[in-house]
């Protein structure tokens, strides 16, 4: 100075460094964007066994279900085997190519992980939460077209 991310900006207060100003940092408080969850009516949905019973319905169980994220599917292999786990080849999907946007060609990368705890469709009003982490390089840094 640039890149992935929502993860950034201002305000006071106390306070570290400093003799003071002044910077630039730590914590508490508030604001302003930015981004996430729950949350009506309307639509949307209504598992399976089982018992009871006014036949509408209730109780138990049982496979569970949800949420940030591009990150989700399928094939093959290892293992005696399924499973798990680990490798491998591909995919929805996402990202970067350096003055600055938008599109398209080419090229290079990703294609993880982590939460909630039996519950959450959508969703106005209303209610909560979060602004972290990680990485490149030192002035060289693809093309067309607007």
């Nucleotide at each position: 100075u640039g890149c992935c991310g929502a993860a950034u900006c201002c305000c006071g207060a106390c306070u570290g460094c400093c003799c003071c100003c002044a910077g630039c940092g730590g914590u508490c408080g508030g604001g302003a964007g930015c981004g996430g969850g729950g949350g009506a009516a309307c639509c949307a949905a209504g598992g399976g066994c089982c018992a009871c019973c006014u036949c509408g319905g209730u109780g138990g169980c049982c496979a569970g279900g949800g949420g940030c994220g591009a990150a989700u599917c399928g094939c093959c292999g290892u293992c005696a085997g399924a499973g798990c786990a680990c490798g491998g080849c591909g995919u929805a999907g996402c990202g970067c190519g350096g003055c600055c946007c938008u599109u398209u060609u080419c090229g290079c990368g990703c294609g993880a992980g982590c939460c909630c705890g039996a519950c959450a469709g959508c969703u106005a009003a209303c209610c909560c939460c979060g602004c972290a982490g990680g990485c490149a390089c030192c002035g060289a840094a693809a093309a067309a077209g607007g």